A computed fold for a 72-nucleotide RNA from a Patescibacteria group bacterium, annotated as transfer RNA. Rfam family: tRNA. The family's RNA type in Rfam is transfer RNA. Rfam's curators write: Transfer RNA (tRNA) molecules are approximately 80 nucleotides in length. Their secondary structure includes four short double-helical elements and three loops (D, anti-codon, and T loops). Further hydrogen bonds mediate the characteristic L-shaped molecular structure. tRNAs have two regions of fundamental functional importance: the anti-codon, which is responsible for specific mRNA codon recognition, and the 3' end, to which the tRNAs corresponding amino acid is attached (by aminoacyl-tRNA synthetases). tRNAs cope with the degeneracy of the genetic code in two manners: having more than one tRNA (with a specific anti-codon) for a particular amino acid; and 'wobble' base-pairing, i.e. permitting non-standard base-pairing at the 3rd anti-codon position. It was read from a public genome assembly. The prediction has a mean pLDDT of 81.
[in-house]
RNA sequence: CGCGGGGAAGAGUACCGGUUGCUCGCAAGGCUCAUAACCUUGAGGUAGUGGGUUCGACUCCCACCCCCGCAA
Numbered sequence: 001c002g003c004g005g006g007g008a009a010g011a012g013u014a015c016c017g018g019u020u021g022c023u024c025g026c027a028a029g030g031c032u033c034a035u036a037a038c039c040u041u042g043a044g045g046u047a048g049u050g051g052g053u054u055c056g057a058c059u060c061c062c063a064c065c066c067c068c069g070c071a072a
Stems, first nucleotide, its partner, number of pairs: 002070006010024004018055001026042005048064005
């Protein structure tokens, strides 16, 4: 230099054009003599960056950045 995969909440991940969800973690409340467990509720994501297509983009297209792998 070439090819492929992936970047989304503190961590791990689903959805793949029309409202970003789940598990753990975190906070508050309930229960308990108390803690854990359990139950309820909540906070936290301009979906890597910038453009394009579209009525509408996390999703499709292009460039770039970062990570992993293959080949050389």